[in-house]
Context: one part of a larger RNA
Molecule: large-subunit ribosomal RNA, domain IV
Organism: marine metagenome
């Protein structure tokens, strides 16, 4: 010296990233129990009293001999001894300690996030992440859409718009603002372009023949061939219009009030429209340990505000919210070898001898 215990005076988180780990709490029975609340909860809130054993016996439950009648029967009335459980209350005793051992919540205030129960990376992650009920868009009339599949077919569904699919949001409440320029997606169909395909002007090759200057000449019919202009010719795309719980976006300069400083106001340039309620240095704030204000003896963390929001903002939802959370953050109580500061003890190892 390592491991797993056990006990350390006095302090009681000084430790640390950070109360990690320990320790502390626990049963049952009473009495008593806030804020907030969706009235259901919050709650075992919090806190607080009792418990052994013996001797009384009250009380209640359950069983029930016993007495009496007669239509003697598997009967009817009455009465409660005595037995089991229950044990409130009253006495009395022994301990430092009576759920004596073992087992058996530690609580409390605030912040954030996600509503909740649930799900998840088998083997580093259990969450605020996924899900969800709830809203909402959107597409489908049924041989639906949609998905597998060459195809048969098959699932949707032995369903039928209160259904089925596809996407976003994510209980509940209070709400969800402005922009259709651009991307998309629906509608529209005058014009523009425009495919294959129709169409054929014309243009080339080939030579029967013909011509003369008779040639490696020149014209050139029909027929066969190559080539092919105008024309015509759909959806699309230009285009017109809808539409944001579609993708997505939501401005600058200047000036200006009887200290100052600010600008309720004005001037101007852009744009499609310039961020609306709400919230705010935020799980978003760089400068920043912002300022103030609490708590601390001191607080880059923490909570209330203020807002010049480098670079919050409304279903990519926004502001709050009771219960939930092995979540994340701050604070106190109690508790403690976490420390201050060790050290004694046990039992296994190391290690020395054998």
């Nucleotide at each position: 010296c390592c491991c797993u215990c056990u006990c350390u005076a006095a302090g009681g988180a000084a430790c640390u990233a950070g109360g990690c780990a320990a320790a502390a709490u626990a049963g049952c029975u009473c009495c008593g129990u806030a804020a907030c609340u969706u009235c259901g909860g919050a709650a075992g809130a919090u806190g607080g009293a009792g418990u052994g054993c013996c001797c009384u016996u009250a009380u209640u439950g359950u069983u029930g001999a016993g007495u009496c009648c007669u239509u003697u029967a598997c009967g009817g009335a009455c009465a409660a001894a005595g037995g089991c459980a229950u044990g409130a209350g009253g006495g009395g005793u022994c301990a430092c300690a009576g759920u004596a051992a073992a087992g058996a919540g530690a609580c409390c205030c605030g912040g954030g996030u996600g509503a909740c129960u649930g799900u998840u990376u088998a083997g580093u992650a259990a969450a605020a992440a996924c899900a969800c009920a709830u809203c909402a868009c959107u597409c489908u009339g049924c041989a639906a859409a949609g998905u597998c599949g060459u195809a048969a077919g098959a699932c949707g569904a032995c369903g039928u718009a209160u259904a089925g699919g596809g996407u976003g949001u994510g209980a509940c409440a209070c709400c969800u603002g402005c922009c259709c320029g651009g991307u998309g997606c629906u509608g529209g169909a005058a014009g523009g372009u425009u495919a294959a395909g129709g169409g054929a002007a014309a243009a080339g090759g080939u030579u029967a023949g013909g011509a003369c200057u008779u040639g490696a000449u020149c014209c050139g019919a029909a027929g066969c061939u190559u080539u092919g202009a105008a024309c015509c010719g759909a959806a699309g795309c230009c285009c017109c219009a809808g539409u944001a719980a579609a993708c997505g976006g939501c401005g600058g300069c200047c000036g200006u009030a009887a200290c100052u400083a600010u600008a309720a106001c004005g001037g101007u340039c852009c744009u499609a429209a310039g961020g609306u309620a709400g919230c705010g240095a935020a799980a978003u704030u760089c400068c920043u340990u912002g300022u103030g204000g609490g708590g601390u003896a001191a607080g880059u963390u923490c909570c209330c505000a203020c807002g010049c929001g480098c670079a919050c903002g409304a279903a990519u939802g926004g502001u709050g919210u009771a219960a939930c959370a092995a979540c994340u953050u701050g604070g106190g109580u109690g508790c403690u070898g976490u420390c201050u500061c060790u050290g004694g003890g046990a039992g296994g190892g190391a290690c020395u001898c054998g």